[in-house]
Context: one part of a larger RNA
Molecule: large-subunit ribosomal RNA, domain I
Organism: Thermoflexales bacterium
RNA sequence: GGCGUACGGGGGAUGCCUUGGCAUCUCGUGCCGAAGAAGGACGCGGUACACUGCGAAAAGUUCUGGUGAGGAGUGUGCAUCCGCAUGAGCCAGAGAUAUCCGAAUGGGGAAACCCACGUGGGGGCAUGCCCACGGACGAUGGCGUAAAUUCAUAGCGUCAUUGGGGGAACCGGGUGAACUGAAACAUCUAAGUAACCCGAGGAAAAGAGAAGAUUCCGCGAGUAGUGGCGAGCGAAAGUGGAGAAGCCCGCAGCACCAAAAGCCUAGUCGAAGGUUCUGGAAAGGACCGCGAGAAAGCGUGAAAGCCGCGUAGACGAAAGGCGAAUAAGCUGCAGAGAGUAACCCGGGACACGCUAACCCCGGGUGAAGAUGGGGGGUCCACCCUCCAAGGCUAAAUACACGAGAUGACCGAUAGGGCACAAGUACCGUGAGGGAAAGGUGAAAAGAACCCCGGCGAGGGGAGUGAAAUAGAAUCUGAAACCGUAUGCCU
Numbered sequence: 001g002g003c004g005u006a007c008g009g010g011g012g013a014u015g016c017c018u019u020g021g022c023a024u025c026u027c028g029u030g031c032c033g034a035a036g037a038a039g040g041a042c043g044c045g046g047u048a049c050a051c052u053g054c055g056a057a058a059a060g061u062u063c064u065g066g067u068g069a070g071g072a073g074u075g076u077g078c079a080u081c082c083g084c085a086u087g088a089g090c091c092a093g094a095g096a097u098a099u100c101c102g103a104a105u106g107g108g109g110a111a112a113c114c115c116a117c118g119u120g121g122g123g124g125c126a127u128g129c130c131c132a133c134g135g136a137c138g139a140u141g142g143c144g145u146a147a148a149u150u151c152a153u154a155g156c157g158u159c160a161u162u163g164g165g166g167g168a169a170c171c172g173g174g175u176g177a178a179c180u181g182a183a184a185c186a187u188c189u190a191a192g193u194a195a196c197c198c199g200a201g202g203a204a205a206a207g208a209g210a211a212g213a214u215u216c217c218g219c220g221a222g223u224a225g226u227g228g229c230g231a232g233c234g235a236a237a238g239u240g241g242a243g244a245a246g247c248c249c250g251c252a253g254c255a256c257c258a259a260a261a262g263c264c265u266a267g268u269c270g271a272a273g274g275u276u277c278u279g280g281a282a283a284g285g286a287c288c289g290c291g292a293g294a295a296a297g298c299g300u301g302a303a304a305g306c307c308g309c310g311u312a313g314a315c316g317a318a319a320g321g322c323g324a325a326u327a328a329g330c331u332g333c334a335g336a337g338a339g340u341a342a343c344c345c346g347g348g349a350c351a352c353g354c355u356a357a358c359c360c361c362g363g364g365u366g367a368a369g370a371u372g373g374g375g376g377g378u379c380c381a382c383c384c385u386c387c388a389a390g391g392c393u394a395a396a397u398a399c400a401c402g403a404g405a406u407g408a409c410c411g412a413u414a415g416g417g418c419a420c421a422a423g424u425a426c427c428g429u430g431a432g433g434g435a436a437a438g439g440u441g442a443a444a445a446g447a448a449c450c451c452c453g454g455c456g457a458g459g460g461g462a463g464u465g466a467a468a469u470a471g472a473a474u475c476u477g478a479a480a481c482c483g484u485a486u487g488c489c490u
Stems, first nucleotide, its partner, number of pairs: 001489009015475001016439002020410002022407009031166002039101003042055003046078002049075003061095007070082003106115003117134006137163009170201001171199005181188001185228001215242005225233002246392003249337001262322004267315003273288005289306002297309003342365007352377001372387005426433002446474001449461004
């Protein structure tokens, strides 16, 4: 030095675990904002770093309801308190308070800051100072005032109402690509997608017959078609389901605008077991019982129907919300949507790229008046059918969130980026990018005391514990790699 063996160090794989995540289904819920939102800054605790909660009334305040013998949020302790039926704390509903920034709106501004004004009040001899309220801008309506210009109008002033901003996805509309595919490429495709913009709501949109209301799902059907008849694109009628609901119109007047079950937002009741053995511990073994509309599950020192939480089953709301578009007729007369329909040219959209009906738009021409007009896929006739050029409309549908259930879903390099003070630390001027990091033990019983040492780090005793090679760098503890001892070989 090599090989082997034993025991260690090192490292954190593996196994086991799960507080977290993923997916589907069911039920429920769904807009917020000048009464100042979303999102933040800064504060608030006896002590206070982070999270959570809250707002100078600051981990809170009031009322109502529920629960309740314990509490003063989490990661620790100390201290000091509250409550125990005169009801603390916790949960639910409705209020109060809610600094500063932020649409931010008195003016300014390098967000969370600076500087005022008016009215009223506080303080003071008085000024400074403090408190409350008010005032941004636009639109609409009313009133007042009022130019060029007599009236008038613009303008100005004022009052009232309202708007502004935010929202992951879902929805309607506007503008609208390219890569790509066509095995090149131009029509075509990708695709009316992405992106940007506007707008709305808890859904949106569509919708009530110039026709069998609209919407969504299955079939029809990858069919009929369309298509450099290439690549591709791709219906409808019909039929079965979900869900069903129909209405309104100028001016003036009258009446009405109410409400239940049920559901949601806290909760409540809920059967039945003991002895003994092993063990650190019984839920395990043995023996003898019991309940079951409850043998789903979880926890408890190992494996519990009968110990705890639950489960089957049965109940519950003072308050708020949903339920919830509140609902209606008769008679007579009259009327019944014009630069519209139609036609021509061009474009778009319809599965349909045109010989192309129907629908929409631009330009042009431009009607009729129910004895009229539109449609039935060029067009004509006949026939059938409907009445455009005004408007409203629930449900079935989409998405998200909450709760519950379920899983031939994951189990810490997986599953969300995040099981942990995670959109954190950190990186970037910025838009933006974006981690790592779980496990002592049944219980801290977390090692008093002694010794070495720097009043260290670390270790040795002692003690706790079933176990300390479970000692906090803590379950298990693989491999690389590094040692100690030893056998054999060299």